Small-subunit ribosomal RNA, 3' major domain from Candidatus Aveggerthella excrementigallinarum, 471 nucleotides, folded computationally.
Context: one part of a larger RNA
RNA sequence: UGACGGGGGCCCGCACAAGCAGCGGAGCAUGUGGCUUAAUUCGAAGCAACGCGAAGAACCUUACCAGGGCUUGACCUGCAGGUGAAGCCGGGGAGACCCGGUGGCCGGAAGGAGCCUGCGCAGGUGGUGCAUGGCUGUCGUCAGCUCGUGCCGUGAGGUGUUGGGUUAAGUCCCGCAACGAGCGCAACCCCUGCCCUGCGUUGCCAGCAUUCAGUUGGGGACUCGCAGGGGACCGCCGGCGUCAAGCCGGAGGAAGGCGGGGACGACGUCAAGUCAUCAUGCCCCUCAUGCCCUGGGCUGCACACGUGCUACAAUGGCCGGCACAACGGGUCGCCACCUGGCGACAGGGAGCGGAUCCCUCAAAGCCGGCCCCAGUUCGGACCGCAGGCUGCAACCCGCCUGCGCGAAGCCGGAGUUGCUAGUAAUCGCGGAUCAGCACGCCGCGGUGAAUGCGUUCCCGGGCCUUGUACA
Repeated sequence: UGACGGGGGCCCGCACAAGCAGCGGAGCAUGUGGCUUAAUUCGAAGCAACGCGAAGAACCUUACCAGGGCUUGACCUGCAGGUGAAGCCGGGGAGACCCGGUGGCCGGAAGGAGCCUGCGCAGGUGGUGCAUGGCUGUCGUCAGCUCGUGCCGUGAGGUGUUGGGUUAAGUCCCGCAACGAGCGCAACCCCUGCCCUGCGUUGCCAGCAUUCAGUUGGGGACUCGCAGGGGACCGCCGGCGUCAAGCCGGAGGAAGGCGGGGACGACGUCAAGUCAUCAUGCCCCUCAUGCCCUGGGCUGCACACGUGCUACAAUGGCCGGCACAACGGGUCGCCACCUGGCGACAGGGAGCGGAUCCCUCAAAGCCGGCCCCAGUUCGGACCGCAGGCUGCAACCCGCCUGCGCGAAGCCGGAGUUGCUAGUAAUCGCGGAUCAGCACGCCGCGGUGAAUGCGUUCCCGGGCCUUGUACA
């Protein structure tokens, strides 16, 4: 000087407390451990691994296994020699590939792509993230981390950065052997909340005309869209405060005291993660640790754990009727509408590269009806049969539909998670990936709470101080 303390003081954070909904019990989905296996490819490992890399494992992917094949190689580039285009056909084969045959272009020529042989070489998801770059997680959106000069100290170092207030903040004020400065904080950026201006199509419709319908004429008021601007600053008033920084209350206002959300992550820590995105040193393989193919595996199942979904019902289940979104996506696409089918879907078929057409009936909700507390009209696992779709192909191993079957489950031990407001909870919708496959992920809107006395305690953290046999 740091680190640490079941030392102290001050102060924060859904850290506790207050409260709401969960997890831990059940079934299923998914990841992991373990076991198994010819292989169940590899990585991730407390927080910060475990719906993680994987935003799509039937083949492919694929890195694994078995078997069948290829070697200058699936790919790059150079030289020499040869042949001369590519290619096509036949046979064998699961295919890769092997065997045989045939054709043979441009140019006057040299020559040319391709192919064959040979040589340099290619190739490696082989090892090392304890050799690395890059990128990332984490402490932590925590308020800290430093420098120049000066001053103090023999020196390590200190001072500044400590102190008194204050703040979300090393935020600001005051004081001070310090005076300044940098990286962080904040602000500048984006979305959202109010208003104004401009522009009105594919958007909108108050008044006028018209219609089944903003449909048409028309209109630019309104909604909305796009662009630009205004608006909030403790600015005003009162109180408190050291005449300060600021704090409390009030007015006005769409909005207050950082309005709400996002992007943004200091010096560093964990030899944290990644050699399997990529790049890369060194080591290793070179008829194989490279390359191609068929099939299998990554989906195996006595078990154990994490994360989820669906439930155990009446604030519910089922049936019928009636409403109201937003974000997005669409040409190998989205598919109106018609017809067939109980349905998944199929056969026709218009529009739309889209504020125009389509996905697109949102669902919870509201109204009416049935059920009457029952393992049930709860719950839907599992299984049987019959079908649909994608795709060369759904046996291993996809999703969906109909009928039947109807399991566990009566609210979950110790323990444990999230959340302070348009939040939790609950309800549906869209998208990426994608032929197909979503209970995951990323977004969107609908309905919409409870509680917060407080900081003693648990966890993490900041500043000062104290002890130390630790560095």